[in-house]
RNA sequence: GCUCCUAUAGCUCAGUCGGUUAGAGUAGCUGACUCAUAAUCAGUUGGUCCUAGGUUCAAGUCCUAGUGGGAGCA
Numbered sequence: 001g002c003u004c005c006u007a008u009a010g011c012u013c014a015g016u017c018g019g020u021u022a023g024a025g026u027a028g029c030u031g032a033c034u035c036a037u038a039a040u041c042a043g044u045u046g047g048u049c050c051u052a053g054g055u056u057c058a059a060g061u062c063c064u065a066g067u068g069g070g071a072g073c074a
Stems, first nucleotide, its partner, number of pairs: 001073007010026004019057001028044005050066005
């Protein structure tokens, strides 16, 4: 330098053919349980879906460019 993959909650990830409230686990907080802590159980908080444009009635999802990370080729 070229090609491909990837970016969604603090962390690890799902999100189907573009459509009906953006989710799960974990972590945090509160409560229950306990003499107490841990574990367990219940509730709850937390999102500029990497950035900027475009297509569309409608974009996490499609297109273009860029940025970060990874792999391959040279």
A computed fold for a 74-nucleotide RNA from an uncultured Bacteroidia bacterium, annotated as transfer RNA. The coordinates come from a structure-prediction model, not an experiment, and the mean pLDDT is 80. It matches the Rfam family "tRNA". Rfam's curators write: Transfer RNA (tRNA) molecules are approximately 80 nucleotides in length.